[in-house]
Overview: A computed fold for a 72-nucleotide RNA from a Candidatus Micrarchaeota archaeon, annotated as transfer RNA. NCBI's taxonomy places the organism under Archaea, Nanobdellati, Microcaldota. The sequence was found in a public genome assembly. Its Rfam family is "tRNA". Gene Ontology term of the family: triplet codon-amino acid adaptor activity.
């Protein structure tokens, strides 16, 4: 220098055009003499940044940034 992949909640990951979800963690409640387990409820993300396409973008296109990997 070039190719490919990844970037979404505190963590690990789904979601592939119609307004974002799971598990764990966190908070509260029930259960216990208390803890754990179990059950219920809830908070938390404008989807790495900027443009474009579209009635509509986390999703498609371009640029940039960070990370991984391969080639030179």
């Nucleotide at each position: 220098g070039g190719g490919c992949c990844c970037u979404u909640a505190g963590a690990u990951c789904a979601g592939a055009g119609g307004u974002a979800g799971a598990u764990c963690g966190c908070u509260c409640c029930c259960u216990u003499g208390g803890c754990a387990u179990g059950g219920g409820a809830g908070a938390g993300g404008c989807c790495g940044g900027g443009g474009g396409u579209u009635c509509g973008a986390a999703u498609c296109c371009c640029c940039c940034a960070g990370g991984g990997u391969c080639c030179a």